[in-house]
Context: one part of a larger RNA
């Protein structure tokens, strides 16, 4: 992993508080006694309740008017209900204002809350009382071991030299936490192997020590806030920043995870405050449930009369901000003239004035808009609305740019933080290829037909529709989510403005295209064309003191300009619309795919038609209320109307299981259990039939409960 079988809101005491029942200004008894361990009985001690109000001393109400529900009645009275004015009492000099101003109390049950381990399961830790030094750590006692080889201290013996101290050779000599190695002991490399291993630390391999602070056998000593420790917070028996076992103890956890049967109403919050308060709680508001109450309510639109200072806008105030005039200038900086005294100028600074430019904390000014108030419409409401009172919650991590914002931060962001509103959370269907909040539309069931958002070539339900056009990029095929700028374009299609033109324009072919002169100057040279300067005249149909090649300078070529040929349109801007470039990522490749082109893109506009759990209709089930019927009635029938998505959560009504009392059945002519299969319930289930099994099992009705499992790395067995 699966099965079986066990697994979490129990139980008492008090305490609220709803139904039900008894008694009712009064209710009840408590231990205990009798008694059969019973039934039932006695038992008034005592508690709650009839008065509040004050710390308290102490004082001490229960009443009047009006409105008015339901009910009688029909001018109205009016339980209970509202409102008003008293009244007791405390405080205050006093206005005044707190409380209170006749229904309780026992009994059983429901739900909550409280004290208890308190719905189950889960900590690390703390305490105290005991076991441990067969592991390790340091001591102690007593034993045990360590191969070969190197090197060769100190001493010693001889020789030499010398005055001596003493040097100096050679031999011997054999010292050391000396060296290379073996046994041992350690545990550096490969960060090797293995890594469900041989193994809860091993194996190769390569190392490091190997006569010493050295390896080791045995037997002794130190014990848990202590030991020991050449110091790592390392060991103290696979356990160590305080061992292990038992014990307080079901320690507490705001945290995690689980928490067992059905069906019907209703149905949320993730927000305000406070909080050693931010993973949590406490009142609020939002949901639910009873009762109460009796007519009005108020998300929506319009008037009416008021409020307010954004958003924009202004510069009148405050402040701030570049320029300019025009005035002062005592002190500053800077020039300047003078011998100095002073003086002149200008800069910066003050006023004031004209023009400029701003502001969350500036307004002479000001919307939209939202508040209040009344008044109509709507709309909900006597099939009972608003209010009040009370019971029980859950919840105070939201998200989603999705819409507006004339918000705020921020270069931005699936950014962050705010108002409002809408959705998802707690919404399922239908479109968007897939896809929590994007569009459509709130699913009680069954059938049928219409349709909405999207769609209509295949895939694929339903147009190769119809009319105009526009694109050649496979651009496109995207409502958004799901990319694309600046800036380019003699791409195309349209549309506007201005030039030209049968007096012949554009382009195109042909021909002139001069003369003063090589313009001055410059400079080797400078002649239209390296460069400065100027840029006239003249003849013309028209020619620049020259548009560009080109030469060393010329030459040469061509251009502007004019003339012919030719015969009709050409130029130049701008605007719109599609379209091109701009346009780069990693396996080959994604418009959803195939494929589409006078389309199955794009823009517009028309008819059809598909398409959803939407809409209509029909048939049926529930909930609520309403009429009628019915012997009470909330049983039951018939008809109406309204609705019936849903997590947390809150009401209700049922189903199954074990066991009591009562009642009432079945069964060896086959009981429980167990396979299989009809059938009947909205379900939880129930019932029947067969086969098997061989002895007990059920109904209805009441009461009690160790009652319902898929999940908790659950427990225990099995596979």
């Nucleotide at each position: 992993g699966c099965c079986a079988g066990g697994g979490a809101g129990c139980u008492a005491g008090c305490c609220g508080u709803c139904a039900u029942g008894g008694c009712g200004a009064g209710c009840c008894u408590a231990a205990g006694c009798c008694g059969a361990a019973g039934a039932g009985g006695c038992g008034g001690a005592g508690g709650c309740g009839a008065a509040g109000g004050g710390a308290a001393a102490c004082c001490g109400a229960g009443u009047u008017c009006u409105c008015g529900c339901a009910g009688c009645a029909u001018u109205g009275c009016g339980a209970g209900g509202a409102g008003a004015a008293g009244c007791g009492u405390g405080u205050g000099a006093a206005a005044g204002u707190g409380c209170g101003u006749g229904a309780g109390u026992c009994a059983u049950g429901g739900c909550g809350g409280u004290u208890a381990g308190g719905c189950u399961a889960g900590a690390a830790g703390c305490c105290a009382g005991u076991c441990g030094a067969u592991c390790u750590a340091u001591u102690c006692c007593u034993g045990a071991g360590c191969u070969a080889g190197a090197u060769g201290a100190a001493g010693g013996c001889g020789g030499g030299c010398g005055a001596a101290a003493g040097c100096c050779c050679g031999c011997u000599g054999g010292a050391g936490g000396u060296c290379u190695u073996a046994a041992g002991a350690c545990g550096u490399u490969c960060u090797g192997a293995c890594g469900u291993g041989c193994a809860a630390a091993u194996c190769g391999u390569u190392g490091u020590u190997g006569u010493g602070a050295c390896u080791u056998g045995g037997g002794a000593a130190u014990a848990g806030g202590g030991g020991u420790c050449a110091a790592a917070a390392a060991c103290c028996a696979a356990u160590c920043u305080a061992g292990a076992c038992u014990g307080g103890c079901g320690c507490u956890c705001g945290c995690u995870a689980g928490u067992u049967c059905c069906a019907a109403c209703c149905g949320a919050a993730g927000c305000g405050u406070c909080u050693c308060g931010c993973a949590g709680g406490g009142c609020g508001u939002g949901c639910u449930c009873u009762g109460u109450g009796g007519a009005g309510a108020u998300a929506g639109u319009g008037u009416u009369u008021c409020c307010g200072g954004u958003a924009g806008a202004g510069c009148a105030c405050u402040g701030a901000u570049a320029g300019g005039g025009c005035g002062g200038c005592g002190c500053g900086g800077g020039g300047g003239a003078g011998a100095g005294a002073u003086c002149c100028c200008u800069c910066a600074c003050c006023g004031u004035c004209c023009a400029u430019u701003c502001a969350a904390a500036c307004u002479c000014c000001g919307a939209a808009c939202g508040g209040a108030u009344a008044c109509a419409c709507a709309u909900c409401g006597u099939a009972g609305a608003a209010g009040c009172a009370g019971g029980g919650a859950c919840a105070c991590g939201g998200g989603u740019u999705c819409g507006u914002g004339u918000g705020g931060c921020g270069u931005a962001a699936g950014g962050c933080u705010c108002a409002c509103g809408a959705c998802c959370g707690a919404a399922a269907g239908g479109g968007g290829u897939u896809u929590a909040a994007c569009c459509c539309a709130g699913a009680c069931u069954a059938g049928a037909g219409u349709u909405a958002a999207g769609g209509u070539c295949c895939c694929c339900a339903a147009a190769u529709u119809c009319u105009u056009g526009c694109u050649a990029a496979g651009u496109g095929u995207c409502a958004a989510g799901c990319a694309a700028a600046a800036g380019a374009g003699c791409g195309u299609a349209u549309u506007c403005u201005c030039g030209c033109c049968a007096a012949g324009a554009c382009a195109g072919c042909a021909g002139g295209g001069a003369g003063g002169u090589a313009a001055g100057c410059u400079c080797a040279g400078a002649a239209g064309c390296a460069g400065c300067u100027a840029u006239c005249c003249u003849u013309u149909a028209a020619a620049a003191a020259g548009u560009g090649u080109g030469u060393a300078a010329c030459a040469a070529c061509u251009u502007a300009c004019c003339u012919g040929c030719c015969g009709a349109g050409g130029g130049a801007g701008g605007g719109u619309g599609c379209c091109u470039c701009a346009a780069a990522a990693a396996c080959g490749g994604a418009c959803g795919g195939g494929g589409c082109u006078a389309a199955a893109g794009c823009a517009a506009g028309g008819u059809a038609c598909c398409g959803a759990u939407a809409c209509u209709c029909u048939g049926g089930a529930c909930g609520g209320c309403c009429g009628c019927c019915g012997g009470u009635a909330u049983a039951g029938g018939c008809g109406g109307c309204c609705g019936u998505g849903g997590u947390a959560g809150g009401u209700u009504g049922g189903c199954g299981u074990a066991g009591u009392g009562a009642u009432u059945g079945g069964g060896u002519c086959g009981a429980a259990g167990c396979a299989g299969g009809g059938c009947g319930g909205u379900g939880a289930c129930g019932u029947c039939c067969u086969g098997u099994g061989g002895a007990c099992c059920g109904g209805u009705u009441u009461c009690u409960a160790u009652u319902g499992c898929a999940g908790a790395u659950c427990c225990u067995g099995g596979c």